[in-house]
Context: one part of a larger RNA
């Protein structure tokens, strides 16, 4: 390499939009450098192949034949594909109409707990723990009460449930903004998939200025356990958790399963929508799209286990594997205040 994989053995990019490139629905007509055909030249001899034949045989060696990827001419076909033009409406998009949803941001207000501050009542413990001490308390703690600051987070409802492109996203209301479904078939007429490159987002922790700081809490301090105890348990706490610009750009960024289209047995819950039947209406019953789940047929699969939400059976396209270790590391380049990050080896070993 030709090939063969990517749910756990090595291997799907964290996630989107998206160029250029690859692919593309369905009728007509022209064309024809892809494609296919018939003829031509050219593809040296010798190997290779076949038939003869010559050395006792064979290896070898003569001689005919075919063979020779391909590449130039000439003619020619038009199914496929390319181009052009005119169409179509099943894909894709727009309308209207209905509708669900912790989707974003952005303000405003809400209660509970916890804290602290000051009153009131009260008197000795209080708090921890396996046991205890370090701690707090007569300057009166803890426990109750009240008034008042103060910051993070939102019990139940709550779910196998919704929602987002992923990270995520949940008191309450208002504004704003996206996105999706499903009716109906009104207009567009292939407008479409995928996508290197870019570009955007992107928990958590870290950085940078400023501002907050209730809890809780890496460092750290003391107490305690131990043989030690740089820990687990406790008492205290400092960055940080919090908010507003700005940076890093990593995760078991998991479904360890890229996207997009079609097609293949059912059965059972469940959220949003149509339509029917049914009722006074609502459930409820049948059908029907769109998700989200549990279990199964075939079929796959090294087993596990996956099955209309595929890991079945196809077809694009895009990333990725290629034995362990040295290694996601050196070096070199890009990025970034830094920490770092992304790109990515080979000696050497087994």
């Nucleotide at each position: 390499u030709u090939g063969g994989g990517c749910g756990u053995a090595a291997a799907g990019g964290g996630u989107g939009c998206g160029u250029a490139g690859g692919c593309g629905g369905u009728g007509a007509u022209g064309u024809u450098a892809g494609u296919c055909g018939u003829u031509u030249g050219u593809c040296a001899a010798a190997u290779c192949c076949u038939c003869g034949g010559g050395c006792u045989u064979a290896a070898c060696c003569c001689g005919a034949g075919a063979c020779u990827c391909g590449c130039g001419a000439a003619c020619g076909a038009a199914a496929c594909g390319g181009c052009a033009u005119c169409g179509c409406u099943a894909g894709a998009g727009a309308a209207u109409g209905u509708g669900g949803g912790g989707a974003g941001u952005a303000u405003g207000g809400g209660g509970a707990a916890c804290u602290c501050a000051u009153g009131g009542u009260g008197u000795a413990g209080g708090g921890g723990u396996g046991a205890a001490a370090u701690c707090c308390g007569u300057u009166g703690a803890u426990a109750u009460c009240a008034u008042g600051g103060g910051g993070a987070a939102c019990a139940c409802c709550g779910a196998a449930a919704g929602c987002g492109a992923a990270a995520g996203c949940a008191c309450c209301a208002u504004a704003c903004u996206a996105a999706c479904a499903c009716a109906u078939a009104u207009c567009u007429g292939a407008c479409g998939c995928u996508c290197a490159a870019g570009c955007a987002c992107g928990a958590a922790a870290g950085c940078g200025u400023g501002g907050g700081u209730a809890g809780c809490g890496a460092a750290u301090g003391g107490g305690a356990u131990u043989a030690g105890a740089u820990a687990c348990c406790c008492c205290a706490g400092u960055a940080g958790u919090c908010c507003a610009c700005g940076c890093c750009c990593u995760a078991a960024a998991c479904g360890a399963u890229g996207a997009u289209c079609u097609c293949u047995a059912g059965u059972c819950u469940u959220u949003c929508g149509g339509a029917g039947u049914a009722u006074c209406g609502a459930c409820c019953c049948u059908c029907u799209g769109a998700g989200a789940g549990a279990c199964g047929u075939a079929g796959c699969u090294a087993a596990c286990g996956c099955g209309u939400u595929a890991a079945g059976a196809g077809a694009u396209c895009c990333g990725c594997c290629u034995g362990g270790g040295a290694a996601g590391u050196a070096c070199g380049g890009c990025c970034g205040c830094a920490a770092g990050g992304c790109u990515a080896a080979a000696a050497c070993u087994c």

Predicted 3D model of a 350-nucleotide part of an RNA (small-subunit ribosomal RNA, central domain) from an uncultured Candidatus Saccharibacteria bacterium. It matches the Rfam family "Bacterial small subunit ribosomal RNA".